[in-house]
This is a predicted structure of a 362-nucleotide RNA (Bacterial RNase P class A) from a marine eukaryotic metagenome.
The model forms 97% of the base pairs in the Rfam consensus.
Its Rfam family is "Bacterial RNase P class A". It is annotated as a ribozyme. Its family is annotated with ribonuclease P activity, dimeric ribonuclease P complex and tRNA processing in the Gene Ontology.
Its mean pLDDT, the model's own confidence on a scale to 100, is 78.

RNA sequence: AGCUGGCCAGACAAUCGCGUUGUCACAAUGGUGGCAGGGAGGAAAGUCCGGGCUCCAUAGAGCAGAGCGCCAGAUAACGUCUGGAAGGUGAAAGCCCAUUGGGUAUAAGCCUAUGGAAAGUGCAGCAGAGAGAAGACCGCCUACGUACGCGUAUGCGUACCGGUAAGGGUGAAAGGGUGUGGUAAGAGCACACCGCGCAGCAGGUAACUGACUGUGGCAUGGUAAACCCCGCUCGGAGCAAGACCAAAUAGGGGGGCAUUGGAGUGGCUCGCUCUGUCCCCGGGUAGGUUGCUUGAGGUGCAUGGUGACGUGCAUCCCAGAUGAAUGGUUGUCCACGACAGAACCCGGCUUAUCGGCCAGCU
Numbered sequence: 001a002g003c004u005g006g007c008c009a010g011a012c013a014a015u016c017g018c019g020u021u022g023u024c025a026c027a028a029u030g031g032u033g034g035c036a037g038g039g040a041g042g043a044a045a046g047u048c049c050g051g052g053c054u055c056c057a058u059a060g061a062g063c064a065g066a067g068c069g070c071c072a073g074a075u076a077a078c079g080u081c082u083g084g085a086a087g088g089u090g091a092a093a094g095c096c097c098a099u100u101g102g103g104u105a106u107a108a109g110c111c112u113a114u115g116g117a118a119a120g121u122g123c124a125g126c127a128g129a130g131a132g133a134a135g136a137c138c139g140c141c142u143a144c145g146u147a148c149g150c151g152u153a154u155g156c157g158u159a160c161c162g163g164u165a166a167g168g169g170u171g172a173a174a175g176g177g178u179g180u181g182g183u184a185a186g187a188g189c190a191c192a193c194c195g196c197g198c199a200g201c202a203g204g205u206a207a208c209u210g211a212c213u214g215u216g217g218c219a220u221g222g223u224a225a226a227c228c229c230c231g232c233u234c235g236g237a238g239c240a241a242g243a244c245c246a247a248a249u250a251g252g253g254g255g256g257c258a259u260u261g262g263a264g265u266g267g268c269u270c271g272c273u274c275u276g277u278c279c280c281c282g283g284g285u286a287g288g289u290u291g292c293u294u295g296a297g298g299u300g301c302a303u304g305g306u307g308a309c310g311u312g313c314a315u316c317c318c319a320g321a322u323g324a325a326u327g328g329u330u331g332u333c334c335a336c337g338a339c340a341g342a343a344c345c346c347g348g349c350u351u352a353u354c355g356g357c358c359a360g361c362u
Base pairs, nucleotide, nucleotide: 001362002361003360004359005358006357007356008355010333011332012331013330014329015328016327018039020037021036022035023034024033025032026031041339045350046349048348049347050346051345052344053238054237055236056235060270061269062268063267065234066233067232068231069230070084071083072082073081074080085114086112087111088110089109094104095103096102097101115229116228120227121226122223123222137168138167139164140163141162145160146159147158148157149156150155176194177193178192179191180190181189195218196216197215198214199213200212201210202209203208242290243289244288245287252281253280254279255278256277257276261275262274263273264272297316298315299314300313301312302311303310304309334337
């Protein structure tokens, strides 16, 4: 100097005020007062995932659909988290050597939508000879064959028939790379090394790794966050769920189907259950109680584990409003206060954000 992780989220005092729990007193069924205790977040935001809980409901199978996709773990579960593998990316400062640089460094850190491309289909404009079981435009060669011309002749030149993919060009991407030999000129054509495939051996639970051994001239590309294939998982609706009490009204009107029918909380089919159901118009009530906060809870210590986290002991109760509560004033302090307000609850992810403190790594 940079990176990563964790904690805090203005503090204290006085005074007035708000909401709630318990208790006491007074009231009387509305409530008032005293005392004691508690009263918004790290994201309460987004509603993107996963659940707890409630109901359908006695609730099975398949298809379609959706999600996930390296390995091993954690968790109630997850698309989350932890550790590792592979791939990608990769600083500034400091230090060392030395001089406009190199090393430290294949590092630390950060990211990953990481199964399958010979099961099939599609896509990659244009350019280019050719874009995937895919090539000859410019070039190079003229050995072999044919024709013509020159020359005494060995031979030379041109054209055709051909050979070639090393050089050049096009493109984001062009039938491995470097070198040597060989050839008419070339080419894994041959060889050495590297790369790649297959097999073995060694290490690792595994993904995978190996400067190991053997073998093969060897690849027929890219893209699946395109369709698709493979594997695993998946009922639905939601606290405005649901339960209870009270009150009121018009248990009104019309239509469809008929047990071979109708209904049953995403779609279709089968199965299962019930036996009547479904649709439209109109009317009344919409008040109260509950669900509602003791939890997959917090904190401390010990212990197991690299870690996420688990286990044991102890201790604490930490908002429950319902047109919606925590605010106003004064004084002091300094880090000068950002983003921002619960509404059934919890575990994550994402987004917004002023500053301060602590720890680790390079």